[in-house]
Background:
The part of an RNA shown here (large-subunit ribosomal RNA, domain II) has 699 nucleotides and comes from a Pseudomonadota bacterium. Its Rfam family is "Bacterial large subunit ribosomal RNA". Its family is annotated with ribosome and structural constituent of ribosome in the Gene Ontology. Lineage of the source: Bacteria > Pseudomonadati > Pseudomonadota. The RNAcentral record of the full RNA draws on ENA. The prediction has a mean pLDDT of 84.
Context: one part of a larger RNA
């Protein structure tokens, strides 16, 4: 891991609601007893009325009573006045282990010091080498105390280093040789040394040269059993089928925030009412707008004030500036409003489909689940006019929604799946190939593979198309070519120089077809070149702006083009218009199922005056996505009772095939098997397995 078996809402008491049954102003017995029954029980029948509930309420009470209380009250208001009791089944609640499994822990009583810690008693062990304390002897010195030298001596938590004890470090090992080793290496090695045997101390206790170490591979409180099924607002799991409806992720409160309670939203039963549209009326202060208030804020003018602001100048002055008020002009505001929508809301009336189902609302009662929501669009707060951010509000989808589109892709677009069909029409989106359908029609644009289902800025550019305005132009424009482009004069000033061309000032006059006191290059300054301007050649458009469309640059990422889905496309790109077609579980067509309603027929029951209810069948109309969850109807397993069957001419079980049923399942045939097993009605459950790191076994 797989297979098989086992594996989770049970039981008792009380209580509430629903259904069925019995009796009814009543109803029921409890303990216990007797009889039956049993191995003993369970259980059945009878007795037993003790007692319970109900039959009257109300008031604090005295009390009164179908009424009572309050009250001055005959008022008003509050609570009352119409049947219950018992049994069974089912849905809930409460107390219990209370659907099942799961702690870390807590407490009690015991068992442990053969491991280890410390201590006690009694034994054992420490190769060899080195150093050379005190003391002593001898000699010497000294008055003495005492000192020096030599010898002797053999001290020490002394030194080196085996046994022995130990481990700071490296390597190996890492399902090992080993649940702590092996190896290298290192420390101690006469001491606070190591060690044998016996003994003492323990669970909030011991022991501890102290690490919360150690107390039997376990220690911030040992182990075993018990309290015990501790508790677990937490995690996981919770077993057959079909049918109907179908949520929530919010509010308030919460030692509350991943839990709860009540409400909201769902379901079931009963009762009642409505829906949609239009019109009329009403409330309101948002969007927008405005400046009348409250504030902000810009320019101008006038007036006033301080003149302690600056400057000219000092003066009775002028210029600039400041503050306040008024006026003019243009503005800003969630906590401004002289104004003020659209939607939305409330009320009333009218109209329309209308029989109901359907949908919605309200009331009463039974049962819930939900209290982590998400994206997207819109209006806002926070944030950075960030976030797949966060918090509100309105909407929508997902959640709990399949199908088609979007390459893929919960939340986007289209569209809501009862079942079947090799039928038709469409939606979004598409129609060259992958790949269903146009290589469709007409017009325009793009040349960048721009683009073709992700994108990009400031800025830049004779890309190209369209539109608009103005100017020049056969009296010859624009471009180009040829030629001229002069004189006063090198204007004046400045300067070393300044000659059109460093700078400052002025910018005239003349000759002309035209020519600036000069557009640039240039020189030290000149020179030289060039331009404006003019003539000629040429011969038809040229130029300056503005707006729009589509393009260009701006444009860099890491394995390989790698973000049109690919091939690829010059349309198979973009814009406008049009016509076809494809395309879904949508719609339509055909067949079928089920639920609800209506109607018809048949049958039965109640009531019999009308009728009502139930069942079956036909027709008509409508519904049938679904998680949590509510409701309804069934299938199957084991056993019990009654009735009725099958079986050695082959039961159950097994293997394979077939048929029937929407399904759980049922029936049947063959083989296997070899002795028990069904059907109908009712009853009772140790009643349904794929999941729980489930349990046991097998492989």
């Nucleotide at each position: 891991g797989c297979c098989a078996a086992c594996g989770a809402g049970u039981u008792u008491a009380c209580u509430u609601c629903u259904c069925u049954c019995c009796c009814a102003a009543g109803u029921c017995u409890a303990a216990g007893g007797a009889g039956g029954g049993u191995a003993a029980a369970a259980c059945c029948u009878c007795c037993g009325g003790a007692g319970g509930c109900a039959a009257a309420g109300u008031g604090a009470a005295a009390g009164c009573g179908a009424g009572g209380g309050u009250g001055a009250a005959a008022a008003g208001c509050c609570c009352g006045c119409g049947a219950g009791g018992g049994a069974g089944a089912g849905g809930g609640g409460u107390a219990a282990g209370a659907c099942c499994c799961g702690a870390a822990a807590c407490c009690g009583g015991g068992c442990g010091a053969g491991c280890u810690u410390g201590c006690c008693a009694u034994g054992g062990c420490c190769a060899g080498g080195g150093u050379g304390a005190a003391g002593u002897g001898a000699g010497g010195g000294g008055a003495a105390a005492c000192c020096c030298u030599c010898a002797u001596g053999g001290a020490g938590g002394c030194c080196c280093g085996a046994a022995c004890c130990c481990g700071a470090g490296g390597g190996u090992g890492g399902g090992g040789c080993a649940a702590a080793a092996c190896u290298c290496c290192g420390g101690g090695a006469c001491g606070a040394g190591c060690u044998g045997u016996g003994g003492c101390a323990a669970g909030g206790a011991g022991u501890g040269a102290a690490a919360a170490g150690c107390u039997a591979a376990u220690c911030g409180a040992g182990c075993c059993c018990g309290g015990a099924a501790a508790u677990a607002g937490c995690u996981g799991g919770u077993u057959c089928u079909u049918c109907c409806c179908g949520a929530a992720a919010u509010a308030g409160c919460u030692u509350u925030a991943g839990g709860g309670c009540u409400a909201g939203c769902c379901u079931c039963u009963c009762u009642g009412c409505a829906g949609c549209c239009u019109c009329u009326g009403c409330a309101g202060g948002u969007a927008g707008a405005g400046c009348a208030c409250u504030g902000g804020a810009u320019g101008g003018a006038a007036u006033a004030c301080a003149u302690u602001u600056g400057g000219g100048u000092c003066u009775u002055c002028c210029c600039a500036g400041g503050u306040a008020u008024u006026c003019c002009a243009a503005c800003c505001a969630a906590a401004c409003u002289c104004c003020g929508a659209a939607u939305g809301g409330c009320a009333g009336a009218g109209g329309g489909a209308a029989a109901a189902a359907c949908u919605g609302c309200a009331g009463a009662g039974g049962g819930a689940g939900u209290c982590a929501g998400a994206a997207c669009c819109u209006g806002g707060g926070c944030g950075a006019c960030a976030a797949g951010g966060u918090c509100c509000a309105g909407g929508c989808u997902c959640g709990a929604g399949a199908g088609g589109g979007g390459a893929a892709c919960a939340g986007c677009c289209c569209a809501g799946a009862c079942c079947c069909c090799a039928a038709u029409c469409u939606a979004a989106g598409g129609u060259c190939c992958c790949a269903a359908a146009a290589u469709g029609u007409g017009g325009g644009c793009u040349a960048a593979g721009u683009g073709c289902a992700a994108a990009a800025a400031a800025g830049g550019a004779a890309g190209u198309c369209u539109u608009u305005u103005c100017c020049c132009u056969u009296a010859g424009a624009c471009a180009g070519g040829c030629a001229g482009g002069a004189g006063g004069u090198g204007g004046g000033c400045c300067u070393a120089g300044a000659a059109g061309u460093a700078g400052c000032c002025a910018u005239c006059c003349u000759u002309u077809a035209a020519a600036g006191a000069g557009u640039g290059u240039g020189u030290a300054a000149a020179a030289a070149c060039u331009c404006a301007c003019u003539g000629c050649c040429c011969g038809a458009g040229g130029g300056a702006a503005a707006a729009g469309g589509c393009g260009c640059c701006g444009a860099a990422a890491a394995u390989u083009u790698a973000u049109a889905g690919g091939g690829g496309c010059u349309a198979a790109g973009c814009c406008c218009a049009c016509u076809a077609c494809c395309g879904a579980a949508g719609a339509u067509g055909g067949g079928g199922g089920u639920c609800c309603a209506g109607u018809c027929a048949u049958a039965a029951a109640a009531a019999u005056u009308u009728u009502u209810u139930u069942a079956u069948g036909g027709c008509u109309g409508g519904g049938c996505g679904g998680u949590a969850g509510g409701g309804a109807a069934g299938c199957g397993u084991u056993g019990u009772c009654a009735c009725u069957g099958c079986g050695u001419u082959g039961a159950a079980g097994g293997u394979g095939g077939g048929a029937c049923g929407u399904g759980a399942g049922u029936c049947u045939c063959a083989c296997u098997g070899g002795a028990g097993c069904g059907g109908u009605g009712a009853c009772a459950a140790g009643c349904g397995a794929g999941a729980a790191u489930g349990u046991u076994g097998g492989c």